Small-subunit ribosomal RNA, central domain from a metagenome, 345 nucleotides, folded computationally.
The coordinates come from a structure-prediction model, not an experiment, and the mean pLDDT is 87.

[in-house]
Context: one part of a larger RNA
RNA sequence: UUGGGCGUAAAGCGAGCGCAGGCGGUUUCUUAAGUCUGAUGUGAAAGCCUUCGGCUCAACCGAAGAAGUGCAUCGGAAACUGGGGAACUUGAGUGCAGAAGAGGACAGUGGAACUCCAUGUGUAGCGGCGAAAUGCGUAGAUAUAUGGAAGAACACCAGUGGCGAAGGCGGCUGUCUGGUCUGUAACUGACGCUGAGGCUCGAAAGCAUGGGUAGCAAACAGGAUUAGAUACCCUGGUAGUCCACGCGGUAAACGAUGGAUGCUCGCUGUUUGCGUCUGACGUAAGCGGCCAAGCGAAAGCGUUAAGCAUCCCACCUGGGGAGUACGCCGGCAACGGUGAAACUC
Numbered sequence: 001u002u003g004g005g006c007g008u009a010a011a012g013c014g015a016g017c018g019c020a021g022g023c024g025g026u027u028u029c030u031u032a033a034g035u036c037u038g039a040u041g042u043g044a045a046a047g048c049c050u051u052c053g054g055c056u057c058a059a060c061c062g063a064a065g066a067a068g069u070g071c072a073u074c075g076g077a078a079a080c081u082g083g084g085g086a087a088c089u090u091g092a093g094u095g096c097a098g099a100a101g102a103g104g105a106c107a108g109u110g111g112a113a114c115u116c117c118a119u120g121u122g123u124a125g126c127g128g129c130g131a132a133a134u135g136c137g138u139a140g141a142u143a144u145a146u147g148g149a150a151g152a153a154c155a156c157c158a159g160u161g162g163c164g165a166a167g168g169c170g171g172c173u174g175u176c177u178g179g180u181c182u183g184u185a186a187c188u189g190a191c192g193c194u195g196a197g198g199c200u201c202g203a204a205a206g207c208a209u210g211g212g213u214a215g216c217a218a219a220c221a222g223g224a225u226u227a228g229a230u231a232c233c234c235u236g237g238u239a240g241u242c243c244a245c246g247c248g249g250u251a252a253a254c255g256a257u258g259g260a261u262g263c264u265c266g267c268u269g270u271u272u273g274c275g276u277c278u279g280a281c282g283u284a285a286g287c288g289g290c291c292a293a294g295c296g297a298a299a300g301c302g303u304u305a306a307g308c309a310u311c312c313c314a315c316c317u318g319g320g321g322a323g324u325a326c327g328c329c330g331g332c333a334a335c336g337g338u339g340a341a342a343c344u345c
Stems, first nucleotide, its partner, number of pairs: 004316002008298001012313001014201004021194003025088007033081002035077008049065006091191001092188003095184005103177007110154001115149007125136002162169002206247002209244003215241002220236004258312006266290010294301002318345003327338004
């Protein structure tokens, strides 16, 4: 270097954007770098291979040929790849007309509930459990009514419903704003795909500063349980959960399935469009269920592929040691990234 793999056996970066690089639609003209072809030169000798010969044979030795798959130069070919010119529209994008949506940011606002405060009524319990106790309550609790405060989350609608690249997104209104889809076919004319590095985003917990703190609740305290109970259960309860601005950069970040494009029987549910939508109709883009071929070790996957192909990237190479040590990079820290070996089975 070639050869094998990556849903569950080791293996798809958490996700995107994108420089370099790799790859790249149709037609035509041209060029001749790749490619193909001819000639010439060279490719030392020895060796290897073939043939012939010499030692009685062989090893060995001598001779001739072949080979040396390569390189250079000069001609030639032009299908394919590349370079250059011209054109095209189906890929990609733009315009125009429409559609749905918890997509994002900011501001405002609403009701229910919990808790707390004040007041009224009212009296001995409440609360909690498997059973209890700690706890609360005659300084009047629980219950109930009225008024008030504050924070957080948004019942019903709600749906294998919708949107987003992923993380994720759910009361209502407004402002700003991203993407997607359909119809049309007016415009540009390959402007594309992927993407090492790089950059950005990235649940929860955590960190920093300043706020906020109703409920919940690591830690902690008490009560139980128990042989013990540093737990499960109960009563409390602080960080935190919330907001602003930063940091952090990890998850079973999962479809354990990278992205793009094309092709390949059908049935069915559903979302959003379009079409003379008369229909059990046609069509486009999604989200689900079942099956044919095919694939697969199997279970299963099956037009949303794990099928058939092409392009690009990431990653894997027995278990443990170990995602550890050391070094380096990042971080306020916690820690993260990169990432071995000895030894052992």